[in-house]
RNA sequence: UCGAUAUGGGGCUCCUGGUGGAGCCCGGGACCACCAGGUCGUCUAAGGAGGGGUGCACCGGCCCAGGUCGGUAACGGAGCAGGUCAAAGUCCCCG
Repeated sequence: UCGAUAUGGGGCUCCUGGUGGAGCCCGGGACCACCAGGUCGUCUAAGGAGGGGUGCACCGGCCCAGGUCGGUAACGGAGCAGGUCAAAGUCCCCG
């Protein structure tokens, strides 16, 4: 040990419309970094869409026992432990 793009993807944040007694449900828009793999470049000394780990006492995503909150309930929300990972971040290895 580079950067720009079209398309698709999971996610953060923000703005916004509607129903309902709550939990919530349905819809529109903006922005940010990242992932997949398709084009490139007034790109370098070189620049692969490589492999693996970690992911913390909360500060990534997902599934979330218990407990907790809303609810007569059905169920739903936020989510710890634990598990998990194409997609926060970060470290190592190969080339």
Molecule: Metazoan signal recognition particle RNA